[in-house]
About this RNA: The RNA shown here (transfer RNA) has 71 nucleotides and comes from an Anaerolineae bacterium. Rfam family: tRNA. Rfam describes the family as follows. Transfer RNA (tRNA) molecules are approximately 80 nucleotides in length. The RNAcentral record of the sequence draws on ENA.

RNA sequence: UGGGGGAUCGUCUAGCGGUAGGACAGGCGACUCUGGAUCGUCUAGCCGAGGUUCGAAUCCUCGUCCCCCAG
Numbered sequence: 001u002g003g004g005g006g007a008u009c010g011u012c013u014a015g016c017g018g019u020a021g022g023a024c025a026g027g028c029g030a031c032u033c034u035g036g037a038u039c040g041u042c043u044a045g046c047c048g049a050g051g052u053u054c055g056a057a058u059c060c061u062c063g064u065c066c067c068c069c070a071g
Base pairs, nucleotide, nucleotide: 001070002069003068004067005066006065007064010024011023012022013021018054026042027041028040029039030038047063048062049061050060051059
């Protein structure tokens, strides 16, 4: 420098243009002699900027960072 892949709650991970979900962690509560076990509930996220569209995490463009391949 060229090509390919990736970026989603604190962490890990789903999501074929139509309500952003799960697990763990955290808060509160229930249960219990006790709880760090079990159960319920709550909090919390789409890398950034534009574009397309009635509607974008998803499609397009540019950028940032990480990984792989080639030179």